[in-house]
This record gives sequence, C1' cells and structure tokens, in this order.
RNA sequence: GCCGCGGUAGCUCAGUGGUAGAGCAUUGCUCUGAAAAAGCAAGGGUCGAUGGUUCGAUUCCAUUCCGCGGCA
Repeated sequence: GCCGCGGUAGCUCAGUGGUAGAGCAUUGCUCUGAAAAAGCAAGGGUCGAUGGUUCGAUUCCAUUCCGCGGCA
C1' cells in the first nucleotide's frame, strides 16, 4: 500500500430500514437471626466520527478514525 472483519450500557455480546436489547456488574427491595444464593425492580447509550439516501438509518451509501487478520 491492497483486501477482509470488527467498533452498540462499566464488561461480554445480540439487533440486516419503523421509538435500542440480553447476560454479568452496580443500586434498592423481598427472603434470613445475619450473610450467601435466589427472586423482583431501578439507573446507565449522541449505536466510533462526519456527510448523504429515505417519511424514517445501529441497519443502506461515501469519506474518515481506531483495533484485528491476510497478501505484498
């Protein structure tokens, strides 16, 4: 330099056009003599960035930043 994959909650990851989710973690409550475990609930997101298409974009297109892999 070229090609491919990835970037979404604190962490690991779903989500292929119609108001963004799960598990773990955190906080509160229930339970207990007290803890642990379990159950219930809550908080937490400019979906890497900018622009475009569309009535509507995490999703499609362009550019760009970062990470990983391959080729040279």

The prediction has a mean pLDDT of 84. This is a predicted structure of a 72-nucleotide RNA (transfer RNA) from a Minisyncoccota bacterium. Its Rfam family is "tRNA". Its family is annotated with triplet codon-amino acid adaptor activity in the Gene Ontology. Rfam classes the family as a transfer RNA. It was read from a public genome assembly. The source organism's lineage runs through Bacteria, Bacillati and Minisyncoccota.